[in-house]
C1' cells in the first nucleotide's frame, strides 16, 4: 500500500420535531435539536420509492422531477488495535 474496523485517539456528520423560508408537490435550505451513523463524504449510473403532469379512464405505460440516513455500483478520505 490494500483488506478490516476497536470498550484506542483526534475529531467529524445530524433522524424525529419546532421555527424560518423556497417549491403545484415530492422535497430543499437556514437555525434549534440528536435518532442513530466508520464513509450517514460526493455521484442520479442500475433498482427501489415518492410528488407532478399526460395517456390509458383499475393495473400496466410515458414525461418531468425528488430521494444518497432504500438497495446494489463509481470516486474520495482520519486513524491503526486485533
Nucleotide at each position: 500500500u490494500u483488506c478490516c474496523g476497536a470498550c484506542a485517539a483526534c475529531g467529524g456528520c445530524a433522524a424525529a420535531c419546532c421555527a424560518g423560508u423556497c417549491g403545484c408537490g415530492a422535497g430543499g435550505c437556514u437555525g434549534g435539536g440528536a435518532c442513530g451513523c466508520a464513509a450517514a463524504g460526493c455521484c442520479a449510473c442500475g433498482g427501489g420509492u415518492c410528488a407532478g403532469g399526460g395517456a390509458a379512464u383499475a393495473c400496466c405505460c410515458c414525461c418531468u422531477g425528488a430521494c444518497a440516513g432504500c438497495c446494489g455500483g463509481g470516486c474520495u478520505a482520519c486513524c491503526g488495535a486485533a
This is a predicted structure of an 82-nucleotide RNA (c-di-GMP-I riboswitch aptamer) from a Candidatus Rokuibacteriota bacterium. Lineage of the source: Bacteria > Bacteria candidate phyla > Candidatus Rokuibacteriota.